[in-house]
Molecule: Glycine riboswitch aptamer
Organism: Methylobacterium sp. Leaf99
RNA sequence: AAUGGCGAUACGGGAGAGCCCAGGUCGAGUCGCUUCGCACGCGAAGCCUUUCGAUCAUGGCGCCGACGGAGCAACCACCCCCGGAAACUCUCAGGCACAAUCACCGUAUCGUUUCG
Numbered sequence: 001a002a003u004g005g006c007g008a009u010a011c012g013g014g015a016g017a018g019c020c021c022a023g024g025u026c027g028a029g030u031c032g033c034u035u036c037g038c039a040c041g042c043g044a045a046g047c048c049u050u051u052c053g054a055u056c057a058u059g060g061c062g063c064c065g066a067c068g069g070a071g072c073a074a075c076c077a078c079c080c081c082c083g084g085a086a087a088c089u090c091u092c093a094g095g096c097a098c099a100a101u102c103a104c105c106g107u108a109u110c111g112u113u114u115c116g
Base pairs, nucleotide, nucleotide: 001114004113005112006111007110008109009108010107011106012105013104018061020060021059022058023056024055025054026053027052028051032047033046034045035044036043037042062096063095064094068092069090070089071088075084076083
C1' cells in the first nucleotide's frame, strides 16, 4: 500500500513471418473427344490438357517469436559447491492470407494473503 500482492475464470485490446514451389487426393470444369436422342437447330451422359478452389505428421527452400522448451547474462542468493533469473539468444516444438493460439495490459467475479 487494501482501488494492494498472488492464482483461476470471463470479457475487451493484443504483434510477427511465402494465400511459396512441387506432388498426391477431392470438387468444379469452358477448348476438344466419345456415345445416345433428335425437329439436324440442338440437347443429355461420360472423359478431360490448361485453369480455379480445398485438403494432406508428403517432399523442398525461405522466414517469425509474444504459448511451451533450452542457453547465457546484468542482478539476486551463497563459506564453497549447488541454485534462481529476461520481452536477450537458439528455433526442438510451434507458427507464416483470414481465423485460431498468443506474452503482456485493463476491467469484473471468486479464492488466497501477501507486495514494496